């Protein structure tokens, strides 16, 4: 360089091949318990869905650039 996959809260993933309030573990934080802790029970933040543009009434989803990682291929 080419080909294929990927990118979604601090972290690991989900969302049935366009339908609308994008959820689930863990983590964090408050409250319960507890002599203090842990571990268990509740509750809460936190996401403009890697970036820019396009189609579409309607995009995490589909189409182009870009930019990151990943695996294959070549003199």
């Nucleotide at each position: 360089g080419c080909g294929c996959c990927c990118g979604u809260g601090g972290c690991a993933c989900a969302a049935u091949u366009g339908g609308a309030u994008a959820g689930c573990g863990c983590g964090u934080c408050g409250g319960c318990c507890u002599c203090c802790g842990a571990a268990g029970c509740c509750g809460a933040a936190g996401g403009u869905u890697g970036u820019g543009g396009g189609u579409u009434c309607g995009a995490a989803c589909c189409c182009c650039g870009c930019c990151g990682g990943g695996c294959g291929u070549a003199c």
RNAcentral holds the sequence, with entries from ENA. Predicted 3D model of a 75-nucleotide RNA (transfer RNA) from Roseimaritima multifibrata. The same sequence occurs in records of 2 taxa. Its Rfam family is "tRNA". Rfam classes the family as a transfer RNA. Lineage of the source: Bacteria > Planctomycetota > Planctomycetia > Pirellulales > Roseimaritima. Model confidence (mean pLDDT): 80 of 100.